[in-house]
RNA sequence: UCCGGUGUGGCGCAGUGGCAGCGCAAACGACUGUUAAUCGUUGGGUCGUAGGUUCGAAUCCUACCACCGGAG
Numbered sequence: 001u002c003c004g005g006u007g008u009g010g011c012g013c014a015g016u017g018g019c020a021g022c023g024c025a026a027a028c029g030a031c032u033g034u035u036a037a038u039c040g041u042u043g044g045g046u047c048g049u050a051g052g053u054u055c056g057a058a059u060c061c062u063a064c065c066a067c068c069g070g071a072g
Stems, first nucleotide, its partner, number of pairs: 001071007010024004018055001026042005048064005
């Protein structure tokens, strides 16, 4: 320098154009003599950044940033 992959709650991930979800964690409650375990409820996201396409973008296109891998 070139090519590819990844980026979504605190963490791990799903979501391939039409209401942003799951698990774990957290808070609160139930249970228990207490803790743990178990069960229930709740909160938490400007979907890496900036533009573009579209009636509508996490999703498609472009550039950039970070990380990982490959080529030279």
Record summary:
Model confidence (mean pLDDT): 83 of 100. A computed fold for a 72-nucleotide RNA from a Nitrospinota bacterium, annotated as transfer RNA. Taxonomically the source falls in Nitrospinota (Bacteria, Pseudomonadati). Its Rfam family is "tRNA". Its family is annotated with triplet codon-amino acid adaptor activity in the Gene Ontology. About the family: Transfer RNA (tRNA) molecules are approximately 80 nucleotides in length.